[in-house]
RNA sequence: GACAAAGGCAAAGCCGUCGAAAGACGGUGACGCAAAGCUACGAGGCUACUGCUCCCUAUGCGGAGCCACGCCAGUCGGGCCGCCGAA
Numbered sequence: 001g002a003c004a005a006a007g008g009c010a011a012a013g014c015c016g017u018c019g020a021a022a023g024a025c026g027g028u029g030a031c032g033c034a035a036a037g038c039u040a041c042g043a044g045g046c047u048a049c050u051g052c053u054c055c056c057u058a059u060g061c062g063g064a065g066c067c068a069c070g071c072c073a074g075u076c077g078g079g080c081c082g083c084c085g086a087a
Stems, first nucleotide, its partner, number of pairs: 001084001008033002013028006031074001037080003041077003044072003051066005
């Protein structure tokens, strides 16, 4: 970062599996992506099993609030690696 070349990745949806969930993995499928390659270091976001507090009373496997140790890199930034070589 090109109306270039060779390629690459794969959103949503659907099917299956795992998970409390967020979400992840595999198949299918392409919305898009010059890092939409890897990495949870910073910011931001998502979920709340467990735990704590409260409510209800039907005593429970109920309801509400708070909280990552969970998750998101296709939210942004950082770090590392990487194809081509026009203006």
The prediction has a mean pLDDT of 87. The RNA shown here (c-di-GMP-I riboswitch aptamer) has 87 nucleotides and comes from a soil metagenome. The sequence is in RNAcentral, with records from MGnify. Rfam family: c-di-GMP-I riboswitch aptamer. Rfam's curators write: GEMM was predicted in a large-scale screen for bacterial structured RNA regulatory elements.